This is a predicted structure of a 74-nucleotide RNA (transfer RNA) from Christensenella sp. UBA1242. Its mean pLDDT, the model's own confidence on a scale to 100, is 81. The sequence was found in a public genome assembly. Its Rfam family is "tRNA". Rfam classes the family as a transfer RNA.
RNA sequence: GUGGGUAUAGCGCAGUUGGUUAACGUGCCAGAUUGUGACUCUGGAGACCAUGGGUUCGAGUCCCAUUACUCACC
Numbered sequence: 001g002u003g004g005g006u007a008u009a010g011c012g013c014a015g016u017u018g019g020u021u022a023a024c025g026u027g028c029c030a031g032a033u034u035g036u037g038a039c040u041c042u043g044g045a046g047a048c049c050a051u052g053g054g055u056u057c058g059a060g061u062c063c064c065a066u067u068a069c070u071c072a073c074c
Base pairs, nucleotide, nucleotide: 001073002072003071004070005069006068007067010026011025012024019057028044029043030042031041032040050066051065052064053063054062
């Protein structure tokens, strides 16, 4: 340089062929339980989806560009 892949809570991931409140696990906070802690149970906070545009009534999802990481080839 060419062609692919990935990017969504602190971390790991889902999102069913575009549809209105983005799910779950772990972690975090509070409470219950316990002599204390762990485990367990209940509740809660936390991501407007890598960035910027476009298409659409409507975009995490489709299109384009860019950035980062990664794979193959040269």